[in-house]
Context: one part of a larger RNA
RNA sequence: GGACGAACGCUGGCGGCGUGCUUCACACAUGCAAGUCGAGCGAUGAAGCCCCUUCGGGGGUGGAUCAGCGGCGAACGGGUGAGUAACACGUGGGCAACCUACCCCUAGCACUGGGAUAACCCCGGGAAACCGGGGCUAAUACCGGAUACGACCACCGAGGGCAUCCUCCGGUGGUGGAAAGUUCCGGCGGCUAGGGAUGGGCCCGCGGCCUAUCAGCUCGUUGGUGGGGUGAUGGCCCACCAAGGCGACGACGGGUAGCCGGCCUGAGAGGGUGACCGGCCACACUGGCACUGGGACACUGGCCAGACUCCUACGGGAGGCUGCAGUCGAGGAUCUUCGGCAAUGGGCGCAAGCCUGACCGAGCGACGCCGCGUGUGCGAUGAAGGCCUUCGGGUUGUAAAGCACUUUCGGGGGGAAGAAAGGGUAGCUUGAUCGACCCCCAGAAGAAGCACGGGCUAAGUUCGUGCCAGCAGCCGCGGUAAGACGAACCGUGCAAACGUUGUUC
Numbered sequence: 001g002g003a004c005g006a007a008c009g010c011u012g013g014c015g016g017c018g019u020g021c022u023u024c025a026c027a028c029a030u031g032c033a034a035g036u037c038g039a040g041c042g043a044u045g046a047a048g049c050c051c052c053u054u055c056g057g058g059g060g061u062g063g064a065u066c067a068g069c070g071g072c073g074a075a076c077g078g079g080u081g082a083g084u085a086a087c088a089c090g091u092g093g094g095c096a097a098c099c100u101a102c103c104c105c106u107a108g109c110a111c112u113g114g115g116a117u118a119a120c121c122c123c124g125g126g127a128a129a130c131c132g133g134g135g136c137u138a139a140u141a142c143c144g145g146a147u148a149c150g151a152c153c154a155c156c157g158a159g160g161g162c163a164u165c166c167u168c169c170g171g172u173g174g175u176g177g178a179a180a181g182u183u184c185c186g187g188c189g190g191c192u193a194g195g196g197a198u199g200g201g202c203c204c205g206c207g208g209c210c211u212a213u214c215a216g217c218u219c220g221u222u223g224g225u226g227g228g229g230u231g232a233u234g235g236c237c238c239a240c241c242a243a244g245g246c247g248a249c250g251a252c253g254g255g256u257a258g259c260c261g262g263c264c265u266g267a268g269a270g271g272g273u274g275a276c277c278g279g280c281c282a283c284a285c286u287g288g289c290a291c292u293g294g295g296a297c298a299c300u301g302g303c304c305a306g307a308c309u310c311c312u313a314c315g316g317g318a319g320g321c322u323g324c325a326g327u328c329g330a331g332g333a334u335c336u337u338c339g340g341c342a343a344u345g346g347g348c349g350c351a352a353g354c355c356u357g358a359c360c361g362a363g364c365g366a367c368g369c370c371g372c373g374u375g376u377g378c379g380a381u382g383a384a385g386g387c388c389u390u391c392g393g394g395u396u397g398u399a400a401a402g403c404a405c406u407u408u409c410g411g412g413g414g415g416a417a418g419a420a421a422g423g424g425u426a427g428c429u430u431g432a433u434c435g436a437c438c439c440c441c442a443g444a445a446g447a448a449g450c451a452c453g454g455g456c457u458a459a460g461u462u463c464g465u466g467c468c469a470g471c472a473g474c475c476g477c478g479g480u481a482a483g484a485c486g487a488a489c490c491g492u493g494c495a496a497a498c499g500u501u502g503u504u505c
Stems, first nucleotide, its partner, number of pairs: 001505004006501004013372006019365002027327002030325003035072003040069002048061005079283003089207007098200002103196007111145004120135006151175006158167003181188002209255003216246003221243008258280004262273004285306005308319004336362001338361003344358001345356004375405004385396004409446001410441005418434001449494005454475003460489005470477002
């Protein structure tokens, strides 16, 4: 000198863009943060319309609405950095050892049956959370049979390769699968096989912390055979067999730490760092476990145990903000219990649409960067006042006053051009928030401070104090004329900031 997720002191006009619990991965009141589909299914059937009526109502049409069965989503999106020194990450490869819902392409198929169960009704238990028994019913829910030969298994033949092996064709035997609904008949779907795309899984080479005041470590340990398990290789797991494996090129142990793109600094080499944004990983009260599913060992799913909090009729139950706000606490320190789905994106749906604290915006904080303003011109008998003085004057200083002008920012009004492409439809509709631009308003009106002035280092005099009070980054100042302490005036630097502290180059 630069930098910062900063803090503190003093001061503070406006705007744009960013950014804001670095500490207790402490505990959390309240609200919201994941639903959607009636064009899968049964039931419920409101308004409206039509008909009948003994005026009570009845019938038809219609389809609103709550829950249920079922499908898809809920594994994304959002948060945090605790753990992890590890194939966690980065980079480059491998899988002849693998998976991939929704999407795209290609080929073929969709035949025929069955039994249940929620909802609903009845009964019962419980304070509640909820639960049990009986009866009825539907499906794109569940289960059979047929068909297929492309899928898998066994055998034979051909071709190829990087060891295990791979590919293709033909034959024989065995195993396994379809679901309809709607209709504005346009469409949306289902099953099988192959391919693609996307996303993932596993393996390997190399690379990136400190410590030897850690020197030896290891029994599923190292390898083999056989098996189990998985989508898949593997000591991943198991039985048996062998006795191996790692280490001074630092094993093992201890400490610390999420990794990277990047960011800061530096001429570079390097050093430091990993906030915001993006990629990967890990975690979700603590520990463990599986279920469902294409995908989880699953933040707002389940079970068990533990700690904690809450309810209770004491029998038993409920909960998990490291989502957005917000509260307590900790701390030097870090925000609103805001608006909207208008845009972008996501889920569901044919769609209309619904949901979306993702997101878009607004709010708060000079926390940072950038921009603008706090007026402009003229104005000397150089006013008054202040300070200094050699008492002549000097300086503050064109500064003020005064005169002439302007109105950015500010206030008010207008403004739907833009942000918007679409959607349904043929007639229209959609902006939470911002807003270019235009007009008007009054009057310089509302807007300057902070640090420093001994040398380094730019800017000095007076008074007070008297080794006191104090200053101080280093050298050092202060003991009666202190340019170094305190004040004043003046000056220097920067400026809505200026200084200090901390950290780092």
Molecule: small-subunit ribosomal RNA, 5' domain
Organism: uncultured bacterium